[in-house]
Transfer RNA from Parcubacteria bacterium DG_74_3, 71 nucleotides, folded computationally. Model confidence (mean pLDDT): 85 of 100.
């Protein structure tokens, strides 16, 4: 060189074309004498570039990175 799997909030994980969801962490408020727990709200993400399509995390192509197989 070749083959397979993967890349999504700070972290972990869903999402097979139509609103990006969950847990945890973070911030604010409530509750409490206070802290923890609990309740409510908020900010935060689709590896990059193109293509198809009314519409792409999703389909296609190329590139980058990670893991594995083979050598």
């Nucleotide at each position: 060189a070749g083959c397979g799997g993967g890349g999504u909030a700070g972290a972990g994980g869903a999402g097979u074309a139509g609103u990006a969801c969950c847990u945890u962490a973070c911030c604010a408020g409530g509750c409490u004498c206070a802290u923890a727990a609990c309740c409510u709200g908020g900010a935060g993400a689709c590896g990059c570039u193109g293509g198809u399509g009314c519409a792409a995390u999703u389909c296609c192509a190329g590139c980058c990175c990670c893991c594995g197989c083979a050598a």
Its Rfam family is "tRNA". Rfam's curators write: Transfer RNA (tRNA) molecules are approximately 80 nucleotides in length. The sequence is in RNAcentral, with records from ENA.